[in-house]
């Protein structure tokens, strides 16, 4: 330098092709249970890499960028 796949809470993921409230577990908190702790049960808190187009509306379609594996020279 050319091709490829990839990028969502602390972690690990779903939703992406075929735009409409972003899902699950875990992990952290309260509370319930229990002599206690474990385990189990409610509640909660927290996320789309940046930019820019396009739409009423973008995680998602198109451009650039950045970052990481792969892989040709």
């Nucleotide at each position: 330098g050319g091709g490829g796949c990839c990028g969502u809470g602390g972690u690990c993921u779903a939703a992406c092709c075929u735009g409409g409230u972003a899902u699950g577990a875990u992990u952290c908190g309260a509370c319930c249970c229990u002599u206690g702790g474990g385990a189990g049960g409610u509640c909660g808190c927290g996320a789309u890499c940046c930019c820019g187009g396009u739409u009423c509306a973008a995680a998602u379609c198109c451009g650039g960028g950045c970052g990481g594996c792969c892989u040709c020279a």